[in-house]
Order: sequence, then structure tokens, then C1' cells
RNA sequence: UUUACUUUACGUAUACAAAUUCAUAUAAUUCUCAUAAUAUGGGUGAGAAGUUUCUACUAAUGACCGAUAAUCAUUGUCUAUGAAGAAAGUGUAUCUAGGG
Repeated sequence: UUUACUUUACGUAUACAAAUUCAUAUAAUUCUCAUAAUAUGGGUGAGAAGUUUCUACUAAUGACCGAUAAUCAUUGUCUAUGAAGAAAGUGUAUCUAGGG
């Protein structure tokens, strides 16, 4: 000085798990049938549609409806897929330096 193995430290790359964020789907929506209530009420049951899509399809508040049959609005999720994903951690590989 080189090669192989091992060990310590720093760095680099990559993978894993997770909080979270964004985008798409869906508007927590629409339709049909049956049935119930009436301003202290406006509900309940079933089916279908909706999504390159599994699941879900409700809660609260307010307005409105002058006695009648029918509601409207606002705010708040879950789920599926894709992308991003800090700090710290773990695994693998590698560079440099030191020791054996």
C1' cells in the first nucleotide's frame, strides 16, 4: 500500500409503519312505493339510481308551511383510490475515517 472479514462513528440512498394534507368519487344526494304526524309536527319502512369504487347515504340548528298537503336551507363525516408526507425510529446497502 492492496485484498478479505469484523467492529465503532458520521454521512448518503432506499424500504417499512404512522400523525396529517391535497385530489378524484358523492351532491352524506335523487327517484319510486307504502305508512304516520300537524306549528309541542314535519317521521318511519322497503327498493332502485348515483361512483373506472367497497362501504355509507345520516346528525344538529334554522326557515317555511295558518290547518292543509308537502317541505326547504346551513353546518358537520365515514369509506375507496391516487399523490405528498416533517422530526424521530427500525431494517438493508454504500462512501469516508479509526481500531482489530
This is a predicted structure of a 100-nucleotide RNA (Purine riboswitch aptamer) from Atopostipes suicloacalis DSM 15692. Model confidence (mean pLDDT): 76 of 100. It matches the Rfam family "Purine riboswitch aptamer". About the family: Riboswitches are metabolite binding domains within certain messenger RNAs that serve as precision sensors for their corresponding targets. Allosteric rearrangement of mRNA structure is mediated by ligand binding, and this results in modulation of gene expression. A class of riboswitches that selectively recognises guanine and becomes saturated at concentrations as low as 5 nM. In Bacillus subtilis, this mRNA motif is located on at least five separate transcriptional units that together encode 17 genes that are mostly involved in purine transport and purine nucleotide biosynthesis. RNAcentral records the identical sequence in 2 taxa. The organism belongs to Atopostipes suicloacalis, within Bacteria.